[in-house]
RNA sequence: AUUGAGAGUUUGAUCCUGGCUCAGGACGAACGUUGGCGGCGCGUCUAAGGCAUGCAAGUCGAACGGGAUUCAUGUUGUAGCAAUACGACGUGCGUCUAGUGGCAAACGGGUGCGUAACACAUUGGUAACCUGCCUCGAAGUCGGGCAUAACUCCGCGAAAGCGGAGCUAAUACCACGAUGGACAUGGGGGGACGCAAGUCAUUCCUAUGUAAAGAUUUAUCGCUUCGAGAGGGGCCUAUGGUCUAUCAGCUUGUUGGUGAGGUAACGGCUCACCAAGGCUCUGACGGAUAGGGGGUGUGAGAGCACGACCCCCCUCACUGGGACUGAGACACUGCCCAGACACCUACGGGUGGCUGCAGUCGAGAAUCUUCCCCAAUGGCCGAAAGGCUGAGGGAGCGACGCCGCGUGCAGGACGAAGGGCUUCGGUCUGUAAACUGCUUUUCUCAGGGACGAACGAUGACGGUACCUGAGGAAUAAGAGGUUGCUAACUCUGUGCCAGCAGCAGCGGUAAUACAGAGACCUCAAACGUUGUCCGGAUUUACUGGGCGUAAAGGGUCCGUAGGCGGCUUUGUGCGUCGGUGGUCAAAUCUUGGAGCUCAACUCCAAGACCGCCAUCGAUACGGCAAGGCUCGAGCAUGGGAGAGGUACGCGGAAUUGCCGGUGUAGUAGUAAAAUGCGUUAAUAUCGGCAAGAACACCAAAUGCGAAGGCAGCGUACUGGAACAUUGCUGACGCUCAGGGACGAAAGCGUGGGGAGCGAAAGGGAUUAGAUACCCCUGUAGUCCACGCCCUAAACGAUGAAUGCUAGAUAUCGGGAGUAUCGACCCUCUCGGUGUCGUUUAACCAAGCUAACGCGUUAAGCAUUCCGCCUGGGGAGUACGGCCGCAAGGCUAAAACUCAAAGGAAUAGACGGGGACCCGCACAAGCGGAGGAGCAUGUGGUUUAAUUCGAUGAUAAGCGAGGAACCUUACCUGGGCUUGAAAGACAGCUGCAAGCCGAUAGAAACAUCGGCCGCUCUCGAGGGUGCUGUCUAGGUGCUGCAUGGUUGCCGUCAGCUCGUGUCGUGAGAUGUACCGUUAAGUCGGAUAACGAGCGCAACCCCUGUUCCGUGUUGUAUUUCACGGAAGACUGCCUCGGAUAACGGGGAGGAAGGCGGGGAUGACGUCAAAUCAGCAUGGCUCUUACGUCCAGGGCGACACACGUGCUACAAUGGCCACGACAAAGGGUCGCCAAGCCGCAAGGCGGAGCUAAUCCCAUAAACGUGGCCCCAGUUCGGAUUGAGGGCUGCAACUCGCCCUCAUGAAGUCGGAUUCGCUAGUAAAGGCGCAUCAGCCAUGGCGCCUUGAAUACGUUCUCGGGUCUUGUACUCACCGCCCGUCACGUCAAGAGAGUCGGAAAUACCCGAAGGCCCUGAUGAGGGGACGAAGGUAGAGCCGAUGAUAGGGACGAAGUCGUAACAAGGCAUCCGUAGCGGAAGCUGUGGAUGGAUCACCUCCUUU
Repeated sequence: AUUGAGAGUUUGAUCCUGGCUCAGGACGAACGUUGGCGGCGCGUCUAAGGCAUGCAAGUCGAACGGGAUUCAUGUUGUAGCAAUACGACGUGCGUCUAGUGGCAAACGGGUGCGUAACACAUUGGUAACCUGCCUCGAAGUCGGGCAUAACUCCGCGAAAGCGGAGCUAAUACCACGAUGGACAUGGGGGGACGCAAGUCAUUCCUAUGUAAAGAUUUAUCGCUUCGAGAGGGGCCUAUGGUCUAUCAGCUUGUUGGUGAGGUAACGGCUCACCAAGGCUCUGACGGAUAGGGGGUGUGAGAGCACGACCCCCCUCACUGGGACUGAGACACUGCCCAGACACCUACGGGUGGCUGCAGUCGAGAAUCUUCCCCAAUGGCCGAAAGGCUGAGGGAGCGACGCCGCGUGCAGGACGAAGGGCUUCGGUCUGUAAACUGCUUUUCUCAGGGACGAACGAUGACGGUACCUGAGGAAUAAGAGGUUGCUAACUCUGUGCCAGCAGCAGCGGUAAUACAGAGACCUCAAACGUUGUCCGGAUUUACUGGGCGUAAAGGGUCCGUAGGCGGCUUUGUGCGUCGGUGGUCAAAUCUUGGAGCUCAACUCCAAGACCGCCAUCGAUACGGCAAGGCUCGAGCAUGGGAGAGGUACGCGGAAUUGCCGGUGUAGUAGUAAAAUGCGUUAAUAUCGGCAAGAACACCAAAUGCGAAGGCAGCGUACUGGAACAUUGCUGACGCUCAGGGACGAAAGCGUGGGGAGCGAAAGGGAUUAGAUACCCCUGUAGUCCACGCCCUAAACGAUGAAUGCUAGAUAUCGGGAGUAUCGACCCUCUCGGUGUCGUUUAACCAAGCUAACGCGUUAAGCAUUCCGCCUGGGGAGUACGGCCGCAAGGCUAAAACUCAAAGGAAUAGACGGGGACCCGCACAAGCGGAGGAGCAUGUGGUUUAAUUCGAUGAUAAGCGAGGAACCUUACCUGGGCUUGAAAGACAGCUGCAAGCCGAUAGAAACAUCGGCCGCUCUCGAGGGUGCUGUCUAGGUGCUGCAUGGUUGCCGUCAGCUCGUGUCGUGAGAUGUACCGUUAAGUCGGAUAACGAGCGCAACCCCUGUUCCGUGUUGUAUUUCACGGAAGACUGCCUCGGAUAACGGGGAGGAAGGCGGGGAUGACGUCAAAUCAGCAUGGCUCUUACGUCCAGGGCGACACACGUGCUACAAUGGCCACGACAAAGGGUCGCCAAGCCGCAAGGCGGAGCUAAUCCCAUAAACGUGGCCCCAGUUCGGAUUGAGGGCUGCAACUCGCCCUCAUGAAGUCGGAUUCGCUAGUAAAGGCGCAUCAGCCAUGGCGCCUUGAAUACGUUCUCGGGUCUUGUACUCACCGCCCGUCACGUCAAGAGAGUCGGAAAUACCCGAAGGCCCUGAUGAGGGGACGAAGGUAGAGCCGAUGAUAGGGACGAAGUCGUAACAAGGCAUCCGUAGCGGAAGCUGUGGAUGGAUCACCUCCUUU
């Protein structure tokens, strides 16, 4: 003495690193809004810019001579009879005072320009010094003299002022004389210390020199000399406090000495001479900035920042220089000179200095009254009275700050009104108000009224503080905020607009984030904003950080300064530790107490860190001195290992070239080609010759070296390391700023050399382009010698050294043992070098780390030293410096800009990564589409309207499973307005409602007429109509506000949870692995054990059998319904881990899920739908509602999708003859029979259906015709005539008959479906429906195939793994040029300015010297300002050119991230619109596959 808080923001999420931002406190503040009072403080931070006006330093008549004057008095003049009046000259008591003289003016007050310094602070020193006034002490104050101002006269000048002549006084002056000492100066002697030089204290002798002033009221005050004190000052020393090395060398009075001068005093302070020193990486010199301290703010502290007010010191006084006077000044309101500025002027010349108090202009975001008083405190003068005092005491202005008070208190409703919200019920404002009672701080009025005065008088403040009385809730509340951080939420408006914002971020129609309102929160006479400082920030880390990958280890070694340093003894006591004393001003701070009513404020007392000095003590540790030791370090001896280095020589294979032979048409090259080479003979092949470069195998994760790096063989020279052995030296060591040496590749210079390769360049390809990747050529270069360059992903991205902390293994050297003839092998062991592995078979510690990982070769635990880092970009850039021939290297910023940039790991997604698996995914097949005509849907176009929606897969014969009217939502026209339909309330009504009719009209509707004219429990109710109100209504908008429903991935096998475990965490595990399956199906195994949603099964249909029941003819069999059985890998065999399961077989109607259906996990696509329905919000309300008629949804140059019919003979036509299933039917299906060629009509039996009807199934079979043609194929189109439905077939229905007879001869690129009762083909039925544009949709049966080797490829999916800069998730991300705009900085021909120097010129005042006292005069050196010149530095500006940063939607490409489609990156060189490409060397921070090697086990 009591003390440390965090949060937001990088990501899909996580941990870490790291910056940015916020919450706190403070201020001489400013600005915005607001503003009641008082106390105490504070108030030009900017232009040390300019200043009008007044005041801020005077005083003393008891220093002096004059002058003026009141009064008294004397003399006298004039007037008057006089009193008296007006003068003149004296005297006296006084008063005032210009001048001489004295003291003060050097204080007090202001400022912070300058100053990085003995300026300041602290500490000492001064024996190297001064000191007026004051105090104390001692002695004295005797004679004499010359002047001068004032004044008078004269003169000059506009003025300021000046000059000349004359008179005079003093406490003015005197180089005049006397006296004097403890004074000053000189000489000499003695003493102490000392070798001496000398130093010190004191004393003695002697010589010389030097004083004074008076005043007065007689009390005193002065004056002179000396000594002492107090207080004040000068000088010196050590230590301390700032940024920059992109300032590294500075210095000539410089450093020292001798002598002299000078000063109060030491001193290069100054000068002459001599010497050549002095300072500096512990930062000199230069530059920038700055008054210093006590202290102030903040902080837990350590620190960091600051130096307003108050106190101390310094500094300056318009700018620069200078001295004078004086005790003290180089002097704020003194002097001289120069300069700038301002003013006056008669143009000749003068005057001035607010950084004193007020005040003014200016500047600025910004800072006050031209106030009162000397009453108090202090200062100066005076004997005093007193005078002066913008010091000071007070008041005024300003919420500028701190502190205090108030704006009322109590009661008062399930709660007024107003306002807000609302789910319309209510709720909030809110006891708040009103209202009732009370109080009076403050306010107003009135009365009283101080302290401050000590000391007789005397109070500016001030009739103030305070006290008393009266009146009356009266005079008094705002500001900011309300998304998170951060306390506080709703409505409305707005619609990426307007705006907000400290950061993150809000705003694009439901904004708690903008604006307004209400409510709420915080503080409160204030509240916010801005600026600055500290804090938070451990974000410069001393306390208290880091450097493998986040920013950060120097490329390597040697070594200087420096830092650090083994065991032991003694000494010293420097560091260190303790005690004591001094100091560290006061104020401030802390504690206690006291005074203003409290507090702020003030006073009293106590305390205090730390520092410095002195002194006493301790001696462990460090230092120093001296000595010893051997383990650190080193030396000697011995035998070995090695691509260590340098030089010289030698060798073979290959390649290319040349010569010769053989030989003939190609060769070379690529994914494929072409350019190229070749009949002048290539390639190929054989022989010979030549050249240059590199050294296969051995060879290895080997070895050596400090690193770079080093590889055929031999020789010579040479460096280092390891081991063994015993000896020697005796800490000789470690690290290392600056420095030095080495330093791949590329590159440079000179000279050689040049086989192959090969930047640039040329050609050929590829491509949209291809300045590339590929190919053919090919120059520098690559090689050698010498000299430069000095950089790399120079990497283990890991500095060096030492010690400590489990292992395994390879290899090198040595020793021992056994054994051997000897060696190898083997075992044990010592020392070294190097390597590997690390949790899933064994081994595999601890610790550290954000994780990855490291782990005796540490990234562990420690010590020492060096280097380096502090957000990203700008930028390793600019400028400057050094180096280089150049290229360039080293060193190395700022403006500006962003809210991040990053590391590791996680889950996904993705990959022109990998592995495995599946699917009509491909393949194998069958049939289609794409060509034709038509149907239908869509786009587009058109239109009054062609209503709307659906748009890759997942829209397009879809919503629509029935558009002529209706539907209908669209268009045109005509109507209605509580409405076409619904509810509630009120009033009126018995009129009604309803029915019928008429008129105009297209109808709706409007108008009119007639018929009918209510029930009743008589209270009224019900119904109806009208009127009014509340409301209705909308296929109007928003599917990106929603519910519900639906599509796709996908019937894919997945998606999750609980507990446990692992991980800091996100997460992981489970769910991975081995088998298997259709399946996350099952088995095994397993830090997991279980569970859920999915899968499967349960459900339905179908296939076999049985049982029962049944009628509408029968049914043992065949039908329907209901039920049961059956199939489970149950049995056999083989395979497999003996399992799961798989292959085969038996039996069986059916065999391994028998076939089909229903059933669709977590989720994805802001997928679709507001027009099925529902629904929030918005919007329309005689219309965007509603009714009606007509039209449109059906249009038609075109384009696309889905289909139908075909193109024919496996066919068409004709005739005859068979065989289904499933459905439907009373507003219906409709039989027989009859009519019609037919559609159909008439008819009416039967049937509410196993009964009747629709209803002949067709392909098929049999027979016949057609004979390959645009046909007996095909049927579009068109004409004519009919039928049916319907109010109505014109736009715009279907059907029938006759006639017509188009395109089309199998369909380009491309594309779709299907794996068995399937495809294909054939017909039948149903829904909707009056009818039907149905060739559509949904079902039914009939006939009934082919093919699947297989998983390389395409598409989609699943699991695992890998990379990632993606997470809106590859339709991702992202780079550079170009174009446009804005901004800052650098370069720049230059131009302008500034500060400080240098050289020279000129040279004011001034002191100094000379002259005879003064005056005048003369002299030379120095000397401010000024001028000239050339350099360097800093700043401003500048045409232009270059780069940088930033900017919703510009251009060109695609460089990077996946193997990013040529792996990327680093250094270097060349080239190119641009990213970039290529050569050469290097790195892995490269994916994938294969191989080799290594470790471990068997």
The prediction has a mean pLDDT of 82. Predicted 3D model of a 1498-nucleotide RNA (small-subunit ribosomal RNA) from a Candidatus Uhrbacteria bacterium. The source organism's lineage runs through Bacteria, Bacteria candidate phyla and Candidatus Uhriibacteriota. Rfam family: Bacterial small subunit ribosomal RNA. Rfam links the family to the GO terms structural constituent of ribosome and ribosome. RNAcentral holds the sequence, with entries from ENA and SILVA.